The RNA shown here (THF (Tetrahydrofolate) riboswitch aptamer) has 90 nucleotides and comes from a chicken gut metagenome. Its Rfam family is "THF (Tetrahydrofolate) riboswitch aptamer". For this family Rfam cites "Long-range pseudoknot interactions dictate the regulatory response in the tetrahydrofolate riboswitch" (Huang et al., Proc Natl Acad Sci U S A, 2011).
RNA sequence: CAGAGUAGCCAAGGCGCGUUAAGUGUUGCGAAACGGGACGUUGUUCGCAAACGAAAGGAUUUUUCCUGCGGUGCCGAGGCGCGUCCGUUG
Numbered sequence: 001c002a003g004a005g006u007a008g009c010c011a012a013g014g015c016g017c018g019u020u021a022a023g024u025g026u027u028g029c030g031a032a033a034c035g036g037g038a039c040g041u042u043g044u045u046c047g048c049a050a051a052c053g054a055a056a057g058g059a060u061u062u063u064u065c066c067u068g069c070g071g072u073g074c075c076g077a078g079g080c081g082c083g084u085c086c087g088u089u090g
Base pairs, nucleotide, nucleotide: 001090002089003088008080009079010078013075014074015073016072017070018069019068026050027049028048029047030046031045032044036086037085038084039083040082056067057066058065059064
């Protein structure tokens, strides 16, 4: 001098769940983890509480299927992804 790697974010695609409303999202409080280390930032997750709140249609003919819908769950090619100092690789 150059580079790598976290939490996590986006997302083709796949498999599910709900549509008898769970989930998602919002707010408040608390907690946890978060490049190898220190400080810190951003974001994430979990618990509790509160308020809000939805898209069904068709076939079958009786419990399934299809098309939708949900800021839906999991996996996920690919892309993105630490500020300072030290460390690390070349």
Source information: The coordinates come from a structure-prediction model, not an experiment, and the mean pLDDT is 83.